The RNA shown here (small-subunit ribosomal RNA) has 1417 nucleotides and comes from an uncultured organism. The prediction has a mean pLDDT of 83. The RNAcentral record of the sequence draws on Greengenes.
[in-house]
RNA sequence: GCUGGCGGCGUGCUUAACACAUGCAAGUCGAGCGGAGAUUGAUUGAUGUAAUCUUUGCGGGGGACGGGUGAGUACGGCGUAGGUAAUCUGGCUUGCGCAGAGGGAUAAUGAACGGGAGGAUGGUGCUAGUACCACAUGAUAUCAUACCGAUGCAUCUUGAACUGAUCAUGGGAGAAGUCUGGUGCGGGAUGGGCCUGAGUCCGAUUAGUUAGUUGGUGAUGUCCGGCUCGCCAGUGCGACCAUCGCUAGGCGAACUGAGAGGUUGAUCGGGCACAUUGGGACUGACACACUGCCCAUACUCCUACGGGAGGCCUCCUUGGGGAAUCUUGCGCGAUGAGUGUAACCCUGACGCAGCAACCCCGAGUGAAGGAAGACGGCCUUCGGGUUGUAGACUUCUUUGAUUGGGGAAGAAAGAAAUGACGGUACCCAAGGAACAUGCCCCGGCUAACUACGUGCCAGCAGCCGCGGUCCUACGUACGUGGCGAGCGUUGUCCUGGCGUUCGUGGGUCUGAAUGGCGUGUUGGCGGGAUCGUGUGUCCGAUGUGAGAUUCCAGGGCUUAACUCUCGAGGUGCAUCUGCGACUGUGCUUCUUGAGUGCUGGAGCGGAAAUCGCAGUUCCUAGUGUAGCGGUGACAUGCGUAGAUAUUAGGAAGAACAGCAGUGGCGAAGGCGGCUUUCUGGACGGUAACUGACGCUGAAGCGCUAAAGCGUGGGGAGCAAAGCGGUAUUGAUACCCUGGUUUUCCACGCUGUAUACGAUGGAUAGUAGGUGUAGGAGGUAAUCGACCCCUUCUGUGCCGGAGGUAACACAAAAAGUAUCCCACCUGGGGAGUACGGCCGCAAGGCUGAAACUCAAAGGAAUUGACGGGGGCCCGCACAAGCAGUGGAGUAUGUGGUUUAAUUCGAAGCAACGCGAAGAACCUUACCAGGGCUUGACAUCCCUCGAACAACAUAGAGACAAGGUAGUCCUUCGGGACGAGGAGACAGGUGGUGCAUGGUUGUCGUCAGCUCGUGUCGUGAGAUGUUGGGUUAAGUCCCGCAACGAGCGCAACCCCUAUUGUUAGUUGCCAUCAUUAAGUUGGGCACUCUGACGAGACUGCCGGUGACAAAUCGGAGGAAGGUGGGGACGACGUCAAAUCAUCAUGCCCCUUAUGUCCCUGGGCUACACACGUACUACAAUGGUCACUACAAAGGGAAGCAAUACCGCAAGGAGGAGCAAAUCCCCAAAGCUGACCUCAGUUCGGAUUGUGGGCUGAAACCCGCCCACAUGAAGUCGGAAUUGCUAGUAAUGGCAGGUCAGCAUACUGCUCGUGAAUACGUUCCCGGGCCUUGUACACACCGCCCGUCACACCAUGAGAGUUUGCAACACCCGAAGUCAGUAGUCCCAACCGUAAGGAGGGCGCUGCCGAAGGUGGGGC
Repeated sequence: GCUGGCGGCGUGCUUAACACAUGCAAGUCGAGCGGAGAUUGAUUGAUGUAAUCUUUGCGGGGGACGGGUGAGUACGGCGUAGGUAAUCUGGCUUGCGCAGAGGGAUAAUGAACGGGAGGAUGGUGCUAGUACCACAUGAUAUCAUACCGAUGCAUCUUGAACUGAUCAUGGGAGAAGUCUGGUGCGGGAUGGGCCUGAGUCCGAUUAGUUAGUUGGUGAUGUCCGGCUCGCCAGUGCGACCAUCGCUAGGCGAACUGAGAGGUUGAUCGGGCACAUUGGGACUGACACACUGCCCAUACUCCUACGGGAGGCCUCCUUGGGGAAUCUUGCGCGAUGAGUGUAACCCUGACGCAGCAACCCCGAGUGAAGGAAGACGGCCUUCGGGUUGUAGACUUCUUUGAUUGGGGAAGAAAGAAAUGACGGUACCCAAGGAACAUGCCCCGGCUAACUACGUGCCAGCAGCCGCGGUCCUACGUACGUGGCGAGCGUUGUCCUGGCGUUCGUGGGUCUGAAUGGCGUGUUGGCGGGAUCGUGUGUCCGAUGUGAGAUUCCAGGGCUUAACUCUCGAGGUGCAUCUGCGACUGUGCUUCUUGAGUGCUGGAGCGGAAAUCGCAGUUCCUAGUGUAGCGGUGACAUGCGUAGAUAUUAGGAAGAACAGCAGUGGCGAAGGCGGCUUUCUGGACGGUAACUGACGCUGAAGCGCUAAAGCGUGGGGAGCAAAGCGGUAUUGAUACCCUGGUUUUCCACGCUGUAUACGAUGGAUAGUAGGUGUAGGAGGUAAUCGACCCCUUCUGUGCCGGAGGUAACACAAAAAGUAUCCCACCUGGGGAGUACGGCCGCAAGGCUGAAACUCAAAGGAAUUGACGGGGGCCCGCACAAGCAGUGGAGUAUGUGGUUUAAUUCGAAGCAACGCGAAGAACCUUACCAGGGCUUGACAUCCCUCGAACAACAUAGAGACAAGGUAGUCCUUCGGGACGAGGAGACAGGUGGUGCAUGGUUGUCGUCAGCUCGUGUCGUGAGAUGUUGGGUUAAGUCCCGCAACGAGCGCAACCCCUAUUGUUAGUUGCCAUCAUUAAGUUGGGCACUCUGACGAGACUGCCGGUGACAAAUCGGAGGAAGGUGGGGACGACGUCAAAUCAUCAUGCCCCUUAUGUCCCUGGGCUACACACGUACUACAAUGGUCACUACAAAGGGAAGCAAUACCGCAAGGAGGAGCAAAUCCCCAAAGCUGACCUCAGUUCGGAUUGUGGGCUGAAACCCGCCCACAUGAAGUCGGAAUUGCUAGUAAUGGCAGGUCAGCAUACUGCUCGUGAAUACGUUCCCGGGCCUUGUACACACCGCCCGUCACACCAUGAGAGUUUGCAACACCCGAAGUCAGUAGUCCCAACCGUAAGGAGGGCGCUGCCGAAGGUGGGGC
């Protein structure tokens, strides 16, 4: 939030200890006393008397219990264990006693006098007692005290004798027995007080604190005590956390957890504190007192303004606060409390009821049968499925609720009476399925799915995440799942995940984390042996650890929750024994740890002083002349006033070449010329001495590179800053010329570094191999040296086990163990802020939080990338040839325009692309006119052949009209047409980011993978890397790999040579013939096309690993894939295409359909780009003459000869369905003219006249003739193609097509070059390797400033509030002390005066609140 029927049991202001109206919550006793009143009885003339009842007052005991709350309190508290020889205790219980005799007052009532608003109160005069006072008596009482005895714990305690002192009394009821009360003393029980041990939250950015403070002595008071006071001493507490600050009532217990623990302190129970806030005493057995008193404060109320009253943190209630917590109920019947002899009274304790699903527990809302699997809903592949035996229907039942009847226990009890709950629980009966179900979820975690809507919108979300047009995640519906009178959500606590605060149980080379290094205090830990002790540890026993709770076993409510009984447990504390290993401790002892002595060599270890030299710079002088210097290239700078260069002399400061070495020394920082002096440490050998003297190490102390600071020197070179120059978009940089602080010395300061081995120190074990530095020993016949062997100390490399996330480590551990220290706990904020300490400053040390993110990080892997490296390739560059970019035109695109200029393609890989050809059509676009089952398909019904021509209106589609016509048939019908109804058709409408198919591209680049095995925790690796070689992952060799697949190559086609075969339409050497291979003849040749051959590094030589291969050669038409083509691995680009086609979903349905129509548009035109053509001319143009192809096409076709026309073309039609006929060549050759011009170049544009196709040539076709004759004289930056029959250049053909080619495709067509040294560079690619913070993969990632808004935090002139103290002032109530008063007074003494004693007053100390002040937080 939604929903809500019943019963039982419990619980119910967590906030404002905020304020409270009203009522109630502590009264009782007449058997203590005095009075008053009422009633009754008897009696009476009346007064009166008796009894009963009630009660103000005096008096007694109780109001210190019960009930509430948790503000304060971190310890005068609590829990636990003790002590009290330092103590009290009413009532209860028990024991021993006592009670004699008097006195003086007083309240109340009543009387009378006052005064007051009220609250209250004064004076006078009466009176009683179990009220008060004194006396007598007086112990086994109390107190004091000597000696003695006993115990203990120092003071003391206790027993006992004498003596002294002190202290009491009261009755009441009853006829009586008797009961009850009082009082003294002792004991018990109960309940308190005080003291002690150890325990009891967080903060060190709180480290010092304490002045009655610590102790002594004396004293007041007290139960004891600095509790208080005088004097004396100067202590006491504290890193085992004092003091201070913040928070908090503590415990039994509750929740949770396997446990260890963590959190909490509601209900119930024992203890504490408090009662508006603060202070104070009185009374009393007990109080410094919740419903008592006094004072002060704040607040509220009354007031006649003089003064008074009050305290809900009792119960109920009200307001307020708040997310939030109940009735102004019933009863004393039960259990308790108080009083009383008792009856009784009182009791918001308590027992009950009411309200609240607030918790826990229980029972229901029906049960059985029932398939036409109903209707409806939802889904659907349209067949059905599901809701679902669910409903309806039939047969039953009646718990709860309702009605009626009966009806408790709780009562203790016995003779009676007594029940709030309550006519309740419970029992019986009646009636009828009747009155009784919701909530959340359904993507995964997590049980449960579909449809529709929405379209990164609305929204969801605990985490991951969902939603951008097919959402199981949003909303709704149907259905499912879960729980059920509840269900979800939110908050809090614990646990798990999380061994992620780690005692149980973690880490620190690189993930967070070893202090920069040493020395060293407290502390922690510590070698061998004997003896003692008994601290810790361990065993046992005793006491305690309240009850409730928890657990176990039973019992009572129908069951359960709940409750009763028994038992266990309560891990703790205290006390008493025991044991003697280990630990601690005491004595003694040992030498191996540690140290000392003696001896020996090594060393850039440290400090001071002296000396030396190469080079740089400067000064002086000489020689000498025009540059020097510097850079990628320049410039600034220096130089004719003589530089640079060179020679000689001199000055100054700093640094110490070579030797020099993962060599040496030092704790680290660090240390390098030579010599001297002083001095520290380590190492080897020896075994004389001490005898555990050791290890580590908070705090402290010292040292500490470079830079920096202070004072004073010094200053050659180098060089922050700053100046200038260059370069640059800029250049506060890199480069250059000069140049100050600094760098050097002395004395101080600073105290930090990637102070690193990113590895704290010490000790002991644990395979080896190989260098190097310093020592010692051994081995030879002897001496010496080298070699070799052994050993100690240092310093490196490799490596096994082992551990490690991996990388890596590995006797110098990051391995195995022990001890001590330091440090870490997600990233950022931040080593920042505040505070403190240090410093001259700069700054250092210590060191947070708010806020924010879901990561940050380590090591390794695969890719990709790199202005990283190595190797290699490609017309990639280079070397060349021809171009493009400039002009005109053609064509495509963008843009603009338009009614429309339909749509798509967009770097390479869109742009003469889809389109192999837009006048209509095409056509998808626009305007207008039409049609609506439709132009097209299937099905149904009716009618009619279909169809053809005519004529009218109209732009036409079409409409109206008449004429003509009568199909096939098995007789059912069919084809075709018209009309009608609905299912449906239709869409070049959207989405290529929903798809299939097809295609481009990297790229014809040489790559891409798999199986088994092996390696790795794993991702993965290996194979595929390596050495050669190739066009090639081509091949060879090697190898933890061995094999295989897709690619490469080959197989296919064309071409280059040739053989065989076949000769028509092809060919013609020989023979004949002709104008002509025309014909005869022939098939040799050419050619055609079928089948073959040929080329394989096959042969020879060189190189090479004897391989693969490569270089050269021979032969050959052709030589090392001969040339060309087809053929395109795994994949990349959400590449292209929904407009070829197919297709999901969405959208349109008299329209987004329409193979219906007319006209227009796709052809527009300030402009920009791409691709081409034609040119700019003489290697040319024009004219004339004259040759040589291939491959194709041809019947709605190609079309010849001859004829006409200047020509396009016309007319005509031989031949040819084609090796037969036709389309059918140009450049070239030869000759002539032009002579370098805007031309006899160039041909755009325009005019006129024609031709062709086609209904139709205006928008908008092609061609011809004549005329016109534009730009253009070789093209800026930039850029393209091409390595040989290639580029360049020349033509031809084809498809599309009625017509239209500068485009495309092809030519087995012509002519026909130049160049390649080479791989440094540009571009692209392949392999290996390396770095990476990239993985959407460098078009990546990512840093900082600035602008605006907002959030959080720091500082801030200040301002404001609070808290705890301190100093002083004032000083209430009150206790205590004192007693100076013209004050007052019953009891006792005294005849009296008076005394004793008391009260009041006054004074003093202390003293709350208040005031002032400066500080702190």